[in-house]
RNA sequence: GAGAAAGGCGAACUCGUCGCGAGGCGGGGGCGCAAAGCCAGGGGUCUCAGCGCGAUGGCUGAGAUGGCCCAGCUGCCGAA
Repeated sequence: GAGAAAGGCGAACUCGUCGCGAGGCGGGGGCGCAAAGCCAGGGGUCUCAGCGCGAUGGCUGAGAUGGCCCAGCUGCCGAA
């Protein structure tokens, strides 16, 4: 980065399965994606446990999320 081509990924929902949970993995599905490839270092959001509370805000710990953002690493095709 072209209303190009090839190839790739796979939202919601759903079935199975694992987890206390946020959610993960696999099948179906296809909303979208040019990094929707990797990474939990920083921020955000969410979960669980503890502390604490007149205040449901806050603090601590352990987790989830890369299809929330930033930083870092890597990378396919390709005309004018």
A computed fold for an 80-nucleotide RNA from a soil metagenome, annotated as c-di-GMP-I riboswitch aptamer. The RNAcentral record of the sequence draws on MGnify. Rfam family: c-di-GMP-I riboswitch aptamer. Its Rfam clan is "c-di-GMP_I riboswitch clan".